A computed fold for a 161-nucleotide RNA from a bovine gut metagenome, annotated as Lysine riboswitch aptamer.
């Protein structure tokens, strides 16, 4: 360099179901108060739509997550910065944001936490950061001969050619 592979509570997508969102949004009966607004990212133009509260009744959905299932997979993949695209009504700014691309760097993996920061409706869960302890792997030491003990990082690590 080129196949192949292995690491385990391994990664990532997706479906079903199920809880949550939430008796909320919304609608629907009625009552009350209120005056010039409100919504459609922002202007302008268009459009819509009276606005808030209570009150019977009906009553969601996404984003997010949990279990199994199926698929792809072993830099799996995840984060950070920077850049770009992306306004649903017509042009113009902006560039929303758990969105999509891409350059760069960081991280070996998962696990646990009365911890700290961020996301989030959240107590779910997810990211980073500390801290632990485990686990694979490689190099050095030591050994009682298979364990120990330092180190280091997936740009590695094992077989082939």
């Nucleotide at each position: 360099g080129a196949u192949a592979g292995a690491g385990g509570c391994g990664c990532g997508g997706u479906g079903c179901u199920c809880a949550u969102c939430a008796g909320u949004a919304c609608u629907c009966u009625c009552c009350c108060g209120c005056a010039a607004g409100g919504c459609c990212g922002g202007g302008c133009a268009g459009g819509c739509c009276g606005c808030g509260g209570g009150u019977c009744g009906g009553g969601a959905a996404a984003g997010g997550g949990a279990u199994c299932g199926c698929c792809g997979c072993c830099g799996a993949a995840g984060g950070a910065a920077c850049g770009a695209a992306c306004a649903g009504u017509g042009c113009c700014c902006u560039g929303u944001c758990a969105u999509u691309c891409g350059u760069u760097c960081c991280u070996g993996g998962g696990c646990c936490g009365u911890c700290c920061g961020g996301a989030g409706a959240a107590u779910a869960u997810c990211c980073g950061g500390c801290g632990g302890a485990c686990u694979g792997u490689c190099a050095c030491a030591a050994u009682a001969c298979u364990u120990u003990g330092u180190g280091g990082a997936g740009c590695g690590c094992u077989a082939u050619c």
RNAcentral holds the sequence, with entries from MGnify. Rfam family: Lysine riboswitch aptamer. From the family's description: Riboswitches are metabolite binding domains within certain messenger RNAs that serve as precision sensors for their corresponding targets.